[in-house]
RNA sequence: UGGCUUAGUUGGUAGAGCGUAGUACUUAGAAUGCUGAUGUUGUGGGUUCGAUUCCCAC
Numbered sequence: 001u002g003g004c005u006u007a008g009u010u011g012g013u014a015g016a017g018c019g020u021a022g023u024a025c026u027u028a029g030a031a032u033g034c035u036g037a038u039g040u041u042g043u044g045g046g047u048u049c050g051a052u053u054c055c056c057a058c
Base pairs, nucleotide, nucleotide: 003018004017005016006015012049020036021035022034023033024032042058043057044056045055046054
């Protein structure tokens, strides 16, 4: 660090829980199952082929 909480330490295209939307089930609702969406990893710079990860400023 997604709407909220939070994982990710020797740099390799970001996960989870809750919530939320749809759907199955139900007379209806809840619960539960299934599917999906949501993140410029505080902002701006630097280094690097490549930065959530290293450096600087706020």
A computed fold for a 58-nucleotide RNA from Salmo salar, annotated as transfer RNA. The coordinates come from a structure-prediction model, not an experiment, and the mean pLDDT is 81. It matches the Rfam family "tRNA".